[in-house]
The prediction has a mean pLDDT of 78.
A computed fold for a 358-nucleotide RNA from a Candidatus Palauibacterales bacterium, annotated as Bacterial RNase P class A.
Rfam family: Bacterial RNase P class A. By type it is a ribozyme.
The organism belongs to Candidatus Palauibacterales, within Bacteria.
The gene name in the source record is rnpB.
């Protein structure tokens, strides 16, 4: 220099116009006790994001269902520890990867059980012999072919081929033996809260992969969503309840029929609920934000100080000028905490050195 690795913070700022939303004081106008409601009005003040995005987990809320326990389904999976909680996050272990910084892992169990191993190979699980190696034999002048028996060390297939290297053995070879690595086993020492992890001591070595197939083991899961759900409430229809003075309709009783009578509905008046159209709460003071001390490797926790930071319901943020460009992904709608995605033509700090050059 160059290549690489890890963390942080930023997502434009000032000043002027003008315009949207929302809070609060004014003014106007309407109803009008107190107040309320409207407003193309006017001052103050506030007004997207680091992912407001996916909607993948985890939770508050909130209605519902529920003695307790089990069965089914789901999940989730090393060890500790953080959290309201998680599948999140720190911290370790153990495994890979990389020359290092580092960076990646759904990482419990395959000598309970049951599938499964695709092609290509001789053989894929109590295997197996194509080529080779080596003995015996036949046959041939000879290279060598055949036939029988040994072997897996080398070739070859493959994601995997039944431990590896090295000597020793042998006809050639094999844990067949012997050292070293490996792997298995010990209620054995040490270390460490653990997960592991060191060392001893046996044992030729048996026991091949897949549990994000089936299962086993442990340990966790009640549904459903803010179009959760709560309140006020017209008008029209429809529900009950009552008033019946007096009018009107229509049944029924009295009666042979009418009329009176009288007695029920009905219109008609009062009063009540319930909904529904609207409207208001849920709806911004939180598991909140900065700063400070203290505790902790650290995730976090605690004390004190301080601030109040968008609240809409066809839904608000923008446009122009000083000033040549201000751009990329993309914008709240019940709230957090996490992931995961996607982005700038931004800024910064630490690390490592296979390589180049001083």
């Nucleotide at each position: 220099c160059g290549a690489g690795g890890g963390g942080a913070g930023c997502g434009a700022g000032g000043g002027g116009c003008c315009g949207c939303g929302g809070a609060c004081c004014g003014g106007a106008g309407c109803c009008u006790u107190g107040g309320g409601c409207u407003c193309g009005c006017g001052g103050u003040u506030c007004g997207a994001g680091g992912a407001a995005a996916g909607u993948c987990c985890g939770a508050g809320c909130u209605c519902c269902a529920g003695a307790g326990g089990g069965c089914a389904g789901g999940g989730u999976g090393c060890c500790g520890g953080g959290u309201a909680a998680c599948a999140c996050c720190c911290g370790g272990g153990c495994g890979g990867c990389g020359a290092a910084a580092g960076c990646c892992g759904a990482c419990g169990g395959a000598a309970a059980g049951u599938g499964c191993c695709a092609c290509a190979g001789a053989g894929a699980a109590c295997a197996g012999a194509c080529c080779g190696c080596c003995c015996g034999u036949g046959c041939g002048g000879g290279a060598g072919c055949g036939c029988g028996g040994g072997u897996a060390a080398g070739g070859g297939u493959g994601a995997a081929a039944c431990g590896g290297u090295g000597g020793g053995g042998u006809a050639a070879g094999a844990g067949c033996c012997c050292a070293c690595c490996g792997c298995c086993c010990g209620a054995g020492c040490g270390g460490g809260u653990a997960a592991c992890c060191g060392c001893c001591g046996g044992g030729g070595c048996a026991c091949g992969g897949c549990a994000a197939a089936c299962c086993c083991c442990a340990c966790c899961c009640g549904g459903a969503g803010c179009a959760a759900g709560g309140c006020c409430a017209a008008g029209u229809a429809g529900g009950g309840g009552g008033a019946g003075a007096g009018u009107g309709g229509u049944g029924g009783c009295c009666c042979g029929c009418c009329g009176c009578g009288u007695u029920a509905c009905c219109a008609u008046c009062c009063c009540c609920g319930g909904g529904u159209a609207g409207g208001c709460c849920g709806c911004a003071u939180g598991a909140g934000g900065c700063g400070u001390c203290g505790g902790g490797c650290g995730a976090c926790c605690g004390g004190c100080g301080u601030c109040c930071c968008a609240g809409a319901c066809a839904a608000a943020u923008g446009g122009c000028c000083c000033a040549c460009g201000g751009a990329a992904c993309a914008g709240a709608a019940c709230u957090c905490g996490g992931c995961u995605u996607a982005c700038g033509a931004c800024u910064c700090c630490c690390c490592u050195c296979c390589g180049c050059g001083g």